Predicted 3D model of a 73-nucleotide RNA (transfer RNA) from a Candidatus Aenigmatarchaeota archaeon.
The RNAcentral record of the sequence draws on ENA and MGnify.
Lineage of the source: Archaea > Nanobdellati > Candidatus Aenigmatarchaeota.
It matches the Rfam family "tRNA".
Its mean pLDDT, the model's own confidence on a scale to 100, is 82.
RNA sequence: GCCUCGGUAGCUCAGUUGGUAGAGCGCAGCGUUGGUAACGCUGAGGUCGCGAGUUCAAAUCUCGCCCGAGGCU
Numbered sequence: 001g002c003c004u005c006g007g008u009a010g011c012u013c014a015g016u017u018g019g020u021a022g023a024g025c026g027c028a029g030c031g032u033u034g035g036u037a038a039c040g041c042u043g044a045g046g047u048c049g050c051g052a053g054u055u056c057a058a059a060u061c062u063c064g065c066c067c068g069a070g071g072c073u
Base pairs, nucleotide, nucleotide: 001072002071003070004069005068006067007066010025011024012023013022019056027043028042029041030040031039049065050064051063052062053061
């Protein structure tokens, strides 16, 4: 330098033929308990790596850039 894959909640990740962004764990509150843990219910938490383009509409398609992993020379 080139190619492939990846970047989404605090963490691990899902979300594919474009149409309201989710799960588990964690966190907060409540219930339960003599008190914890566990369990049940509720809730908070997101510029979907950054910028542009296409579109009525983009996490998703296109282009550029940044970061990580692997490969080739």